[in-house]
RNA sequence: AAUUGAAGAGUUUGAUCCUGGCUCAGAUUGAACGCUGGCGGCAUGGCUAAAACAUGCAAGUCGAACGAUGAAAGCACCUUCGGGUGUGCAUGAAGUGGCGAAAGGGCGAGGAAUACGUUCCUACGUACCCCAAGGUCAGGGAUAGCCCCGGGAAACUGGGAGUAAUACCUGAUAAUAUCUCCGGAUCAAAGGCUUCGGCCUCCUUGGGAGCGGGGAACGCCCUAUCAGGUUGUUGGUGAGGUAACGGCUCACCAAGCCUAAGACGGGUAGCGGGUGUGAGAGCAUGACCCGCCGCAUCGGGACUGAGACACUGCCCGGACUCCUACGGGAGGCUGCAGUAACGAAUAUUCCGCAAUGCGCGAAAGCGUGACGGAGCAAUGCCGCGUGUGGGAUGAAUCUCUUCGGAGUGUAAACCACUGUCAGAGUUUAGGAACUCAAUGACCAGACUCAAAGGAAGGGCCGGCUAACUUCGUGCCAGCAGCCGCGGUAAUACGAAGGGCCCGAGCGUUAAUCGGAAUCACUGGGCUUAAAGCGUGCGUAGGCGGACUUGAAGGCACCUUGUGAAAUCCCUCGGCUCAACCGAGGAACUGCAGGGUGAACCAUGAGUCUCGAGACAGGUAGAGGUUGUCGGAACGAUAGGUGGAGUGGUGAAAUGCGUUGAUAUCUAUCGGAACGCCAAUGGAGAAGUCAGGCAACUGGGCCUGUUCUGACGCUGAGGCACGAAAGCGUGGGGAGCGAACGGGAUUAGAUACCCCGGUAGUCCACGCCGUAAACGAUGGAUACUAGCUGUUGGUCUCGCUCGACCGAGAUCAGUGGCGUCGCUAACGCAUUAAGUAUCCCGCCUGUGGAGUACGGCCGCAAGGCUAAAACAUAAAGGAAUAGACGGGGACCCACACAAGCGGUGGAGCAUCUGGUUUAAUUCGAUAUUAAGCGAGGAACCUUACCAGGGCUUGACAUCUCGGGAAUCCACCCGAAAGGGAGGAGUGCCGUAAGGAACCCGAUGACAGGUGCUGCAUGGUUGUCGUCAGCUCGUGCCUUGAGGUGUUCGGUUAAGUCCGUAAACGAGCGCAACCCUUGUCCUAUGUUGUAUUUUUCAUAGGAGACUGCCGAUUCUAAAUCGGAGGAAGGUAAGGAUGACGUCAAAUCAGCAUGGCCCUUAUGCCUAGGGCUACACAGGUGCUACAAUGGCUGGUACAGAGGGCAGCAAUGGGGCGACCCGGAGCCAAUCCUUAAAACCAGUCUAAGUUCGGAUUGAAGGCUGCAACUCGCCUUCAUGAAGUUGGAAUCGCUAGUAAACGCGCAUCAGCAAUGGCGCGUUGAAUAUGUUCCUGGGUCUUGUACUCACCGCCCGUCAUACUACGGAAGGUGGAGGCACCCGAAGUGCCCUUAGCUUUUAGCGGGGUCCUAAGGUGAAGCCACUGACUGGAGUAAAGUCGUAACAAGGUAUCCGUAGGAGAACCUGCGGAUGGACCACC
Repeated sequence: AAUUGAAGAGUUUGAUCCUGGCUCAGAUUGAACGCUGGCGGCAUGGCUAAAACAUGCAAGUCGAACGAUGAAAGCACCUUCGGGUGUGCAUGAAGUGGCGAAAGGGCGAGGAAUACGUUCCUACGUACCCCAAGGUCAGGGAUAGCCCCGGGAAACUGGGAGUAAUACCUGAUAAUAUCUCCGGAUCAAAGGCUUCGGCCUCCUUGGGAGCGGGGAACGCCCUAUCAGGUUGUUGGUGAGGUAACGGCUCACCAAGCCUAAGACGGGUAGCGGGUGUGAGAGCAUGACCCGCCGCAUCGGGACUGAGACACUGCCCGGACUCCUACGGGAGGCUGCAGUAACGAAUAUUCCGCAAUGCGCGAAAGCGUGACGGAGCAAUGCCGCGUGUGGGAUGAAUCUCUUCGGAGUGUAAACCACUGUCAGAGUUUAGGAACUCAAUGACCAGACUCAAAGGAAGGGCCGGCUAACUUCGUGCCAGCAGCCGCGGUAAUACGAAGGGCCCGAGCGUUAAUCGGAAUCACUGGGCUUAAAGCGUGCGUAGGCGGACUUGAAGGCACCUUGUGAAAUCCCUCGGCUCAACCGAGGAACUGCAGGGUGAACCAUGAGUCUCGAGACAGGUAGAGGUUGUCGGAACGAUAGGUGGAGUGGUGAAAUGCGUUGAUAUCUAUCGGAACGCCAAUGGAGAAGUCAGGCAACUGGGCCUGUUCUGACGCUGAGGCACGAAAGCGUGGGGAGCGAACGGGAUUAGAUACCCCGGUAGUCCACGCCGUAAACGAUGGAUACUAGCUGUUGGUCUCGCUCGACCGAGAUCAGUGGCGUCGCUAACGCAUUAAGUAUCCCGCCUGUGGAGUACGGCCGCAAGGCUAAAACAUAAAGGAAUAGACGGGGACCCACACAAGCGGUGGAGCAUCUGGUUUAAUUCGAUAUUAAGCGAGGAACCUUACCAGGGCUUGACAUCUCGGGAAUCCACCCGAAAGGGAGGAGUGCCGUAAGGAACCCGAUGACAGGUGCUGCAUGGUUGUCGUCAGCUCGUGCCUUGAGGUGUUCGGUUAAGUCCGUAAACGAGCGCAACCCUUGUCCUAUGUUGUAUUUUUCAUAGGAGACUGCCGAUUCUAAAUCGGAGGAAGGUAAGGAUGACGUCAAAUCAGCAUGGCCCUUAUGCCUAGGGCUACACAGGUGCUACAAUGGCUGGUACAGAGGGCAGCAAUGGGGCGACCCGGAGCCAAUCCUUAAAACCAGUCUAAGUUCGGAUUGAAGGCUGCAACUCGCCUUCAUGAAGUUGGAAUCGCUAGUAAACGCGCAUCAGCAAUGGCGCGUUGAAUAUGUUCCUGGGUCUUGUACUCACCGCCCGUCAUACUACGGAAGGUGGAGGCACCCGAAGUGCCCUUAGCUUUUAGCGGGGUCCUAAGGUGAAGCCACUGACUGGAGUAAAGUCGUAACAAGGUAUCCGUAGGAGAACCUGCGGAUGGACCACC
């Protein structure tokens, strides 16, 4: 000192909270793969084919048990030199004998219990070892080796002769041994060596140690879609067998035994110590090391032995391989290496017995692929290095850039220094411990040397998650763990630069735990998210009131034994540190024995009454079953009256009806359902139950000074009941009414609507067993504020004789509101969804699917039980803000209505689409494009087309050279342009030169109406001049968010007032500004004949619901009135909130990026933008008499004018021309028209209408052909008021009439913008159409209804089910056959060591094999069934809003499909009404 330990994130939504899954960050591995790779230490290394194996080795040893043998070397002797003998020595080969070979080593196939683990028990055995006692006497016959003769290819083997032992046998001895009937009987031995001291061995017995055999309890995976299993099975008696108990085996007897606490069956798996992870509890796992088990090519069997049914022993059978002379034989790497195969994947055919062990031996020693080492592999853990210090003109390269610079970066170069590792050389501590000596396979220490030299990569950089820029690409290529990136400006792809994290490694993949409280024991839930059985009765089980007492239990504490070692943890120590290793401790939460113990639990005994029940007395009720009776309605039949329709609908039709319907009256018949009472009411377990009466019958509630005495609660299986539909048999059948027929509707209408109508609905009996069977809420008990209804009792009080009535209390039900508390919220709240206890049922993402297969039930329909593959990142609940609704309420607007005039028909003008074209430039294109950009295209404009040309450019800046600039005229050309000639030489100046301009040259650059309005700025349209849009603080909500801003009034208005958890404020509204209308003052030019007036200019006044009355609770305000030029915003204009539409515009301008650069730039002449079968928009003129024409005559306003407006005058029919007074304008110029007066026309294609065309002219302009306008004469088209539809306008407005201006040489202007003149009609009103505002409601929408979304069909792909069959497997059953082998039986003939054995024969059992039947499992299968998935397929539109027929549940029928219809049910239906 050994118990310091707990983190979250991304992803469902427009946003929020919750539920819930998916994914990530951590740790780990016997790993593999990719890229890379310096050194060392310590570990680890066939997880797949328990598939097959070449070769070598892995178990021998003992000569001190034995007989033999003697090659080679040594020594001695002899020698005929050829050699021989002896000794010593036991080296090599073989045998008899002993011990060992049952250990060590390998592997995990099998096995779910004869295993393993823990704790106990004993009916047992034990070689070698230790202790003790005793003994070891006398004999005998064989046999291998060896020799001889045979057989065989070989393996091997036969015969003969002969030999030894610690081999074998006999006799003796014999107990504290064994057996026993207690008399007795039986059983042993072996020697060897010696230094002669002894040592070793042997036999018998007892004990011990260690090891082993057997047994018990408890623990030990998944599956009930495995529910019954078992015949030696369970027990007994007896026998056999064993070392030993035992059905272990056998005979007989009995009928047991196991099982829902899961037997039996199936699947999977060696078990434990431990290991990984985790805060822990757990979960997963069982490599290396240790213990146990099992196995040894597959199956069976025994032998030997102390021990095996034996990995490198034997026998037999099978498969496989090899040898063979074809007759026969041989083999077993799951030992160490190694081979090939398999596989993503796993090493050397190494060294040594030096150490530690083991076997044998007296010992020396021998053997040992155990072991000790080395080799290979980054496979893991640990350590070290790849330099250190200085070094800034912050070098160069590279990258970025706002072009200034910044980064890489002290990094490098360069200077100085050091020497770890690796390398070379020299040397020898240690591992060595065995008395001494000898002994090292391999590893290693120390010293010296040289040189920065030999040594850095991998992944990542959108968020999670640390780290950002450029280029390329353009929904392509690709990335991706989840969310998701990529469709031309990608921090997400690829590359580069830079950065971040690790580092001899880094990433990926696979796998486990964690996070995941996501199976919840610790530690979850079930109204609506997944989840309460449809309801009850009740078995097992679980749980259980009060008091007393007992005792062997549970429980608690103490203690003892055990819980192997290793591991984990702590302390100390050893390798330089660490990893690693050693020592000691702690721990091993367990099991068992003993002791003590208050309460509690359980249990025995006794007692109690409050739980429960009984009894007595009351009491309400659509509780149930059966029978009987009734009236209304309906239909039918018969008859009467009557006479044309009826019925039905949104509207119709089918239907019924002159053969008399409908209607009405009378009579009769029939079946079903029971009005009012009636209720938010009552009863029942639920389903459900309703006319009256009767019978039978269940339960509840209340009261009680009665009784029993815990008899209780819940309830897996089980049993019973269980709406509607449906089924069977038999009845019945009025109405209603699936199917079916017809009529409508419709694009269709297998529907909704209508006319008919069968099953059915009804009854009896029998099935079915399901519903949104719902309070979507299991049952029981206790506790926890209240208020207010109602139903049934009881008690008390008031009134009263009493009843009724009223009030209060209390018990039991049934409703509403509400506090605490709970809930994700909605909500629940003494009838809990609160606080607790007990018991049961159920849930674990979504889809596939309540489906398939199997089983059970059913006549069937079908029900109950109930998966997986596969797909997917969500599915879902509640609430919020919007949007939307063929939802609701209120309100507004020329929105409708009431009116007036138009458009749509005609001709023309103009714009657009389309078509055409070389081009018809481009844009705008629902409202919000289309007389729009364009407020004016003959050239120009002009952007387009085909030609002709230019290339530093038509335009800008810089550099260089030349020249002033500029002007005149000539040639070619359509012009642009090209060529050549002349005139002119200016300004400043310090006299170099410079400024403006022109020409030429060079390259930087210019230029682009080229693209992207979906990269942008700016501007604009629209909703909409609609009344809205927000903020601060406070308050409410977990939160999104709400409140304020709602509500009641009022207003044109979020205008104002009141109320109110709000109080204030901002942008909008209004007002301030301009114009017009009245008056006053001042001024008076150019106005006025003159004064006033008008007019003009400038400044003021005036109108504010101020005053009166009424209404509104008050107020705000409204209505009416007075006065006033004007009255409630006096009229008009300007003024456009937050935002929406990726609205419009890159061609007005600006601008990022991209693109073109002798062209997509620039110049030029011509053409085009003006086309024309057609369609649309906007307008003009008309169709005529409220008119046309002719004549006469009157009245404006606002503008414009010097490259201009132009008078008087003259010419022309006229356009116009000539001419030019006046005017830079209150001075000059610019005729108003409709109206009015008079005449004419007289209803017609006209005296309407003017298109079109011809002719002649005028004007502008370089130019009027394409392609201008105007005039005159002539011509005289369509058109007679316009289909469906549609537009504008509410007062000086509509309508009508003319006048002016901008642009502009002229004009296609009938357009646009202004001006005045004449001058109406109508508004009862808000039902409807359109648009908008506020509140509310529903929602599955949020790209917001142009939304979402369902199903069939078609195509492709994927997995699965069924299936005639086919193939294979595992097991049991029956039968046949049956090797080896143990036991048993027989044995005359053979052999022998002879109460016997061998050999031979038989029998039981049995491996393998064969046959058969019935099942089971797996694979496969023509065809077939549904399911899932897939940017743009087909048909419809079922659902979400009242989704246009409310939806859904169960059931039945029908139908291309979603679905429709019938019956019953639910609200998880909107709206309205009632209360």